RNA sequence: AUUCUCUUAGUUUAAUGGUAGAACAUCAUUCUUCUAAAAUGUCAAUUUUGGUUCGAUUCCAAAAGAGAAUA
Repeated sequence: AUUCUCUUAGUUUAAUGGUAGAACAUCAUUCUUCUAAAAUGUCAAUUUUGGUUCGAUUCCAAAAGAGAAUA
């Protein structure tokens, strides 16, 4: 330099245009003499800006960031 892939919660990840879901972690409560374990619940996210659409995590364009291959 060229081509390609990816970006969702603190972390890992699902959602093939129709209410953004789960696990772990955090916090609270229950249980326990205390701790651990276990159970229940809470909090929390679509990289940004435009476009298409009745409706966008999803489709299109650009930008930002991360990565791979080739030279």
Molecule: transfer RNA
Organism: Trametes cingulata